Predicted 3D model of a 72-nucleotide RNA (transfer RNA) from a Candidatus Niyogibacteria bacterium. It matches the Rfam family "tRNA".

C1' cells in the first nucleotide's frame, strides 16, 4: 500500500428486495410457591454508520470505520 471476508438486542445467531427482525443464553416484570428452585409468561434491535437504487432494502452499491485473513 493492494485484495478478500465480515459487521443483526449483554453474549450466540437466522434472515439473500415485501413482516409486525426466527431461535438460544443472560437481564427485566408478572404468575406459580410459605420462601426458593423449577415451571408458565411479556418485554429488551432505527440491523456499525453516511450516501445511492428501488414503489418498497437488514438483505442490493458506493464512501467512511471497526474486525479477520492473504499478498508485496
Nucleotide at each position: 500500500g493492494c485484495g478478500c471476508u465480515u459487521g443483526u438486542a449483554g453474549c450466540c445467531a437466522a434472515g439473500c428486495g415485501g413482516c409486525u427482525a426466527a431461535g438460544g443464553c443472560a437481564g427485566a416484570g408478572g404468575c406459580c410457591u410459605g420462601c426458593a428452585a423449577a415451571g408458565c409468561u411479556u418485554c429488551c434491535a432505527u440491523c456499525g454508520u453516511c450516501g445511492g437504487u428501488u414503489c418498497g432494502a437488514g438483505u442490493c452499491c458506493g464512501g467512511c470505520c471497526g474486525a479477520g485473513c492473504g499478498c508485496u
The sequence was found in a public genome assembly. The coordinates come from a structure-prediction model, not an experiment, and the mean pLDDT is 80.